[in-house]
Context: one part of a larger RNA
RNA sequence: GCCAGGGAGUUUACCUUCAUGGCGAGCUUAAGGGUUAAAAGCCCGAAGGCGGAGGGAAACCGACUUUCCACAGCCAUGCUAUGCAUGGUGAGGGAAGGGGUCUGAAAGGGCCUUUAGUCAUGGGGGUAAGACUAGAAACCGGACGAUCGUGCCCUGAGCAGGACGAAGCUGGGCGAAAGCUUGGUAGAGGUCCGAAAGGGUCCUGACGUGCAAAUCGGUCCCCAGACUUGGGGCAAGGGGCUAAAAGCCAAUCUAGUCCGGUGAUAGCUAGUUCCCACCGAAGUGGAUCGCAGUCCUACUUAGGUGGAUGUUGCCGACGCUGUAGAGCACCGAUGAGUAGGCAAGGGUUCGAAAGGACUCACCUACUUUUCGAACUCCGAAGGUGUCGGUACAGUAGAAGCCUAGAGUCGGGUUUAUGUGGGGUAAGCCUCAUAACCGAGAGGGGAACAACCCAGACUAGAGUUAAGGUCCCAAAAUGUCGGCUAAGUGUCAAACAGAAGGGCGUCUUCACGCCCAGACAGCAGGAAGGUAGGCUUAGAGGCAGCCACCCUUUAAAGAGUGCGUAACAGCUCACCUGCCGAGCAUGGGGGCCCCGAAAAUGGACGGGGCUCAAGCCGACUACCGAUACUCUAGGCCACGAGUGAUUCUCGUGCGUGGUAGGUGGGCGUGGAGGCUGGAUAGAAGUAGGGCCGUGAGGUCCUGCGGACCGGCUCCCAUUGCAGAUCCUGGC
Numbered sequence: 001g002c003c004a005g006g007g008a009g010u011u012u013a014c015c016u017u018c019a020u021g022g023c024g025a026g027c028u029u030a031a032g033g034g035u036u037a038a039a040a041g042c043c044c045g046a047a048g049g050c051g052g053a054g055g056g057a058a059a060c061c062g063a064c065u066u067u068c069c070a071c072a073g074c075c076a077u078g079c080u081a082u083g084c085a086u087g088g089u090g091a092g093g094g095a096a097g098g099g100g101u102c103u104g105a106a107a108g109g110g111c112c113u114u115u116a117g118u119c120a121u122g123g124g125g126g127u128a129a130g131a132c133u134a135g136a137a138a139c140c141g142g143a144c145g146a147u148c149g150u151g152c153c154c155u156g157a158g159c160a161g162g163a164c165g166a167a168g169c170u171g172g173g174c175g176a177a178a179g180c181u182u183g184g185u186a187g188a189g190g191u192c193c194g195a196a197a198g199g200g201u202c203c204u205g206a207c208g209u210g211c212a213a214a215u216c217g218g219u220c221c222c223c224a225g226a227c228u229u230g231g232g233g234c235a236a237g238g239g240g241c242u243a244a245a246a247g248c249c250a251a252u253c254u255a256g257u258c259c260g261g262u263g264a265u266a267g268c269u270a271g272u273u274c275c276c277a278c279c280g281a282a283g284u285g286g287a288u289c290g291c292a293g294u295c296c297u298a299c300u301u302a303g304g305u306g307g308a309u310g311u312u313g314c315c316g317a318c319g320c321u322g323u324a325g326a327g328c329a330c331c332g333a334u335g336a337g338u339a340g341g342c343a344a345g346g347g348u349u350c351g352a353a354a355g356g357a358c359u360c361a362c363c364u365a366c367u368u369u370u371c372g373a374a375c376u377c378c379g380a381a382g383g384u385g386u387c388g389g390u391a392c393a394g395u396a397g398a399a400g401c402c403u404a405g406a407g408u409c410g411g412g413u414u415u416a417u418g419u420g421g422g423g424u425a426a427g428c429c430u431c432a433u434a435a436c437c438g439a440g441a442g443g444g445g446a447a448c449a450a451c452c453c454a455g456a457c458u459a460g461a462g463u464u465a466a467g468g469u470c471c472c473a474a475a476a477u478g479u480c481g482g483c484u485a486a487g488u489g490u491c492a493a494a495c496a497g498a499a500g501g502g503c504g505u506c507u508u509c510a511c512g513c514c515c516a517g518a519c520a521g522c523a524g525g526a527a528g529g530u531a532g533g534c535u536u537a538g539a540g541g542c543a544g545c546c547a548c549c550c551u552u553u554a555a556a557g558a559g560u561g562c563g564u565a566a567c568a569g570c571u572c573a574c575c576u577g578c579c580g581a582g583c584a585u586g587g588g589g590g591c592c593c594c595g596a597a598a599a600u601g602g603a604c605g606g607g608g609c610u611c612a613a614g615c616c617g618a619c620u621a622c623c624g625a626u627a628c629u630c631u632a633g634g635c636c637a638c639g640a641g642u643g644a645u646u647c648u649c650g651u652g653c654g655u656g657g658u659a660g661g662u663g664g665g666c667g668u669g670g671a672g673g674c675u676g677g678a679u680a681g682a683a684g685u686a687g688g689g690c691c692g693u694g695a696g697g698u699c700c701u702g703c704g705g706a707c708c709g710g711c712u713c714c715c716a717u718u719g720c721a722g723a724u725c726c727u728g729g730c
Base pairs, nucleotide, nucleotide: 001730002729003728004727005726006725011129012128013127014126015125016124017123018122019121020120021119022118023117026050027049028048032044033043034042035041054061055060064097066096067095068094069093073089074088075087076086077085078084079083098113099112100111101110102109103108132271133270134269135268139261140260141259142258143257144256150235151234152233153232154231155230156229157228158227159225161193162192163191164189168185169184170183171182172181173180174179198221199220202218203217205216206215237253239249240248241247274665275664276663277662278661279660285296286295287294288293299407300405301404302403303402304401305400309393310392311391313390314389315388316387317386318385319384320383321382325378326376327375331372332371333370335368336367337366338365339364340363341362345360346359347358348357349356350355411437412436413435415434416433417432418431420429421428442453443452444451457633458632459631460630461629462628463627467623468622469621470607471606472605476620478619479618480617481616482615483614489609490608500594501593502592504591505590506589507588508587509586510585512583513582521578522577523576524575525574527551528550529549532546533545534544557572561570562569634655635654636652637651638650639649640648641647666719668716669715670714672712673711674710675709676708677707684703685702686701687700688699689698690697691696
């Protein structure tokens, strides 16, 4: 992992609510008793309980068959008569008044009052209990452990060989002696090297589902001692032992193990078993030793009550508002200037001083400039209230209210819009409004919770939406007109391309020139006064300064650039000739280019496409979904026909759905009643057929070899894929 079996909302008491039934101003027994051999059942048994009156702490006092409105229903009248209108009555309902009592000086206020309960059974919920199941680390108690490792005690055992050579003793020499010195002998030592023994340093080697829950190899420490070791004994859990590491106390130690308290507790985690139908959320606001929880609220479900409105729509009228924008009239800020003031500050200056003059700063006023979430003389779009109209829902029952049951109180996204924080950053944080996902399938976007289309009862057929139509791949190699040459592109967005550049190309506008010849090219001319004046060594068109006239001309500047020391020289403006049709300048727009760098080779989804299958504009077809339409059927709600929940007909812009609520069913085991099958083959099992929306049911055949069903009602240890679930098998 698979298979089989087991496996989780139960029981009792009390409270509460709904339903059903009995009796009803009453309802009901408990213990116990009788009957019986005993039990079951039946019959007794109101002691007590609940209700029938409340208010008040208590003393104590002590309550309407009042009035009005009016739904359903009923009655009457009228009418264009399956219905409508008007009137009456009107259970239940609503309102007003009255009343009881408490408080209070009173006013006022609180509770109660126009009669329904009680018992039983069943469903839902709550409380107490282990309380749906499984799961801690812990806490406490009593026992069991020192065969492991620790310390101590008793009694035993063990330590190759070699090295160094203490004291003591002794021979020689020297000395007066004490003694010194030298040679031997001797054999000390928590001495040295190193086997056995003991240890466990490093390789951070091998191994690392191992040989092994600590081993193997090499290397290393120690090896006559604080040595190693056998056997026996002592010390026990908040206790021991410890050459001290919070180390060890039987593979367990910052408090051993076992059993018990014990089903400890867990706001945490996992799991929680058959089907169908109807409705269908919330992650908001308040509180919390509160932030992983819980309570109230909002949202939700079911039932009831109620009796006509409700609403996210649209239009209009009348109100309210102070945002966007705008403005500077207030408040605050702000650049420039003008005028005036100046007690206090700084500078300059006159004066011996007192004091004065000028100026800056400062203050005030004015003119002008720029601004503001916490400024407003103004002020939209919007938003919102009331009313009216309209649309939709609604007497086939809306809103509201009551009772009972929940879930939820981690939200998310962009997506749009509007703020705040941040950097007008973030798949960023915090809000508001709407939508969507959550709880929503289907089609499109290559893939892709929330982007586009669209809200899925079942089956069949057709038509469209978004998006597409060369091939993968359904449908146009469609039509018309432009643009692009960059493979730009082939991307709605999410999912990239900027500032700045481009005699790339298309287009548009403005203003000029042009057959009396433009523009470009080629050719010719480009003169005289004069070398203008000044300056200067020089300054002759051309270092610099000033001026910039006149003449001849088709035209020619007191000179555009190169050049010279200065001249010279070349050239330009300007004019003419040749040529023969468009040219020059500036602005705007479209597409394109550069700007353009990331790590394995690679991405328009791919192939591929410029003879577009690229971009822009127009048009006509077609494809394309669970959307829409049609046909048939199921279910739900409601209406009519009905005694009926069945049946028939009809209506529905009814039928997605997590948490969750409600309703109806299927199956398993057992009990009662009724009724069946089976050796001519029961249960079970293997394979198949048929029926049912489904849980499931039924039939046939084989194996099997003895029990098994149906209907009805009741009771439950009643349904498994999961829980690192338990047991067994493979």
Molecule: large-subunit ribosomal RNA, domain II
Organism: Candidatus Methylarchaceae archaeon HK01M